[in-house]
Context: one part of a larger RNA
């Protein structure tokens, strides 16, 4: 892992509430006795308890009664009466109280054969090195020192084996090993190593100190025992089928992943002109949205007027003047506000009436769960008008909800799955292929693969459709060619120069003309020089401006290699309209289960309305085991168990039969439980 088998709401007692019996204003005995008995049963026992009266703190009174002077009011009660004792069942409470689990904590003993230290008596340290201090000799000195040659063998000296350690890399890491081989290293006469004997014990020893070690166990050793410690925490808790169907909210909590009371759940009960909920109608309260503010409170653009204030000027001082300064009030003006309102919705609430619905409601009793919630729409606070962020409200879903779409996807869209079916219509979506259905009809539009679900802006842009409204145009518009585009003048003025074109000034005039600016732009050191506006011919029909609206274009920048889910497509994109058709557990049709509730006197049956469901109430039922009584059941002519095959029942299961097996063992009616395994890092065992 897997397979057998074992494993979890139990009993005892007191409470509560249901139901089923028994008696009933009464109900019941308990322990003891006493007969009889296999167990037990039977009868006796009125101690005692609850109930039939209450009221008071109590004496105490008592249909009252406290309180109070009070006959008074005012609290609790009477009037207005069912209780009690046994079975059963749910559920609390007091015991381990569904099961496994700590880490700890306390009490009695064992434990220094490991290892820490220390006692007492043995033992062991190849070989090599260096050469202290003493002595000896010579030299030396006054004597000492002191110098040399030996000579001595000192030392937690020195190299370097046994012993002893454990520095470094490798191996090894289900190991040859629950700390070890290899190989390099450190001490080796010392604070050394190490034999036997002995001491020191658990809040205690030992400790050259590392919280180290005290028997592979140490920031308090083991072993029993308290003890089945406790655990607001984690996992587990075992058969079927029907009904009903939540909560992640408020308030408080040494509380915040717990618990209490409310809310929301089922289940019984009975009540009732009632409630509820839903629509129209009519009346009301209010200060949201919104708007407004010379309506206040604040804030606050722009002007006008300029009280007052600064500067400056003036003066001994007062007075006076002047301002491109601030700026009060008051008029125009323009506009803000959750803590602003002269105003003011729509909703939503409460009330009447009037319909619909018909128990959905509201109370009573029992029994829970829940008390980490989340997504999306909107209205708001905070955040950055960030967030799959946080906090509130109103809704919905998801949670506890499958089924078609959205390629894939709690929550978005449709739609709420009782169970068959190789029927049928439809919803959101869709209709070339992948894929069920139109390569549909009509009219436009798009050339960018823009698109085809699904990302984007300011600004640009003679892309291209298409609307207003306007100028010009066969008395010839626009574009293009040909030609003119002149004179007074080189206008005055400045300037070194300024002649249409540096500047500055001008009633920029005036003439000549089809037409021609004291000049549009290139140009020149000033001129010249091109060119424009402007005019004529030429050509022969539409040509400009402005404002929109549709669709493309640039703007277009993320991390591995690209996409519309793909293939792909010029329609199979985009826009309008319109018809077919696909499509779901929707909805119909057929046939079936099953629930309620009318009607039916009995489940015979019809009719309506229903069967998604997690915590969670309730109902009804298989199966195991033993007990009692019937079946005067069944069995060697073949029980039970085991394998197989048909049959039946929604289902747990349950009949009938082959093999096999060799002795037991069933059905119905009660009853009673050591009563159902897939998980508990479950125990055992076996693979």
């Nucleotide at each position: 892992g897997c397979c057998u088998a074992c494993g979890a709401g139990u009993u005892a007692c007191c409470g509560u509430u249901g139901c089923u019996g028994g008696c009933a204003a009464g109900g019941a005995u308990a322990a003891g006795u006493g007969a009889u008995u296999a167990a037990g049963u039977c009868a006796u026992g009125g101690a005692u308890c609850c109930g039939u009266a209450g009221c008071g703190a109590a004496a105490g009174c008592g249909a009252g009664u406290c309180u109070g002077a009070a006959u008074a009011g005012g609290g609790c009660g009477c009037c207005a009466u069912a209780g009690u004792c046994a079975g059963u069942a749910a559920u609390g409470g007091u015991a381990g109280a569904c099961g496994c689990g700590a880490a700890a904590c306390c009490g009695u003993g064992u434990g220094a054969u490991c290892u820490a230290c220390c006692c007492a008596u043995g033992g062991g340290c190849a070989g090599g090195a260096u050469g202290a201090a003493g002595c000896u000799g010579u030299g030396g000195u006054a004597a000492c020192a002191c110098a040399u040659a030996g000579u001595g063998g000192a030392g937690g000296u020195c190299c370097g084996a046994a012993c002893c350690g454990g520095u470094u890399g490798a191996c090894g890491u289900u190991g040859a090993a629950a700390a070890g081989u290899c190989u390099u290293c450190g001490g080796a006469u010392g604070a050394c190593c190490u034999g036997u004997g002995g001491g020191u014990a658990g809040g205690g020893g030992u400790g050259a100190a590392a919280g180290g070690c005290c028997a592979a166990u140490c920031a308090a050793a083991c072993u029993c025992g308290g003890a089945a410690a406790u655990a607001g925490c984690u996992c587990g808790u075992a058969c079927u089928c029907c009904c009903c169907g939540a909560a992640a909210u408020g308030c408080a909590u040494u509380u915040a992943g717990g618990u209490g009371c409310a809310g929301c759940g089922c289940u019984g009960g009975g009540u009732a002109u009632a409630a509820g909920u839903u629509a129209u109608a009519u009346a009301g309260a209010g200060g949201u949205a919104g708007a407004g503010c010379u309506a206040c409170u604040g804030a606050u653009u722009g002007g006008a007027u300029g009280c007052g204030g600064g500067g400056g000027c003036u003066u001994c001082a007062c007075c006076g003047c002047c301002u491109a300064c601030c700026a009060a009030u008051u008029c125009c003006u323009g506009a803000c506000a959750a803590a602003c309102u002269c105003c003011g919705a729509a909703u939503g609430c409460u009330a009447u009436a009037u319909a619909a619905u018909g128990u959905u409601u509201a109370c009573c009793a029992g029994c829970a769960g829940u008390g980490a919630g989340g997504g999306c729409a909107u209205g708001g606070g905070u955040g950055c008008u960030a967030a799959g962020g946080u906090c509130c409200a109103u809704g919905u879903c998801c949670g506890a909800g499958a089924g078609g779409g959205a390629a894939a996807g709690a929550a978005c869209c449709c739609a709420g799955a009782c169970c068959a079916u190789c029927a049928g219509c439809u919803a959101a979506g869709g209709u070339c292929c992948c894929c069920a259905a139109a390569u549909g009809u009509a009219u436009g539009c798009u050339a960018a693969g823009u698109u085809g679900a699904a990302a984007a802006a300011a600004c640009g842009c003679g892309g291209u459709u298409u609307g207003u409204c306007u100028g010009c145009a066969u008395u010839g518009a626009c574009a293009g060619c040909u030609a003119g585009g002149a004179u007074g003048u080189u206008g005055g003025c400045u300037u070194g120069g300024a002649a249409g074109c540096a500047g500055c000034c001008a009633u920029u005039c005036a003439u000549u003309u089809a037409a021609a600016g004291a000049g549009u732009g290139c140009g020149u050191a000033a001129c010249a020089g091109c060119u424009c506006a402007c005019u004529a011919g030429u050509c022969g029909a539409g040509c400009g401006g402005a404002c929109g609206a549709g669709c493309a274009u640039g703007g277009a920048u993320a991390a591995u290699a690209a996409u519309c889910g793909g293939g792909c497509a010029u329609a199979a994109g985009c826009a309008u309209a319109c018809u077919a058709c696909c499509g779901a557990a929707g909805c119909u049709a057929u046939g079936g289960a099953u629930u309620u509730u009318a009607c039916g006197u009995u489940a015979a049956g019809u009719a309506a309305a229903g069967u998604g469901g997690u915590a969670g109430g309730g109902g009804a039922g298989c199966a195991u085991u033993c007990u009692a009584a019937a079946c005067u059941g069944g069995g060697u002519c073949g029980a039970a168990g085991g394998u197989g095959u048909g049959a039946u029942g929604c289902g747990a299961g349950u009949c009938a039969u082959g093999c096999u097996g060799g002795a037991c063992u069933g059905u119905u009616u009660a009853g009673a439980a050591a009563a159902g395994a897939a998980a508990a890092u479950g125990u055992a065992g076996g693979c």
Large-subunit ribosomal RNA, domain II from Flavobacterium tibetense, 687 nucleotides, folded computationally. It matches the Rfam family "Bacterial large subunit ribosomal RNA". Its mean pLDDT, the model's own confidence on a scale to 100, is 84.